[in-house]
């Protein structure tokens, strides 16, 4: 040096053009004397910058970062 996989919330993980599921956890609240279980609610500029589109997490280029292949 070519090359080809990923990059979604504190963490783990779905979502292949049409308001971003779910589970841990933190926070709240209800319950308890105080706590702990348990129930409920709450939490996303999709790794960055642009193109395409009516409309992009998704589809195209660059550029970051992590993994492997060749050589």
């Nucleotide at each position: 040096g070519g090359c080809g996989u990923c990059u979604u919330a504190g963490c783990c993980a779905a979502g292949u053009g049409g308001u971003a599921a779910g589970g841990c956890a933190c926070g709240g609240g209800u319950c308890u004397g105080c706590a702990a279980c348990a129930c409920c609610c709450u939490c996303a500029u999709c790794g960055c910058c642009g193109g395409u589109u009516c409309a992009a997490a998704u589809c195209c280029g660059g550029c970051a970062g992590a993994c492997g292949c060749c050589u």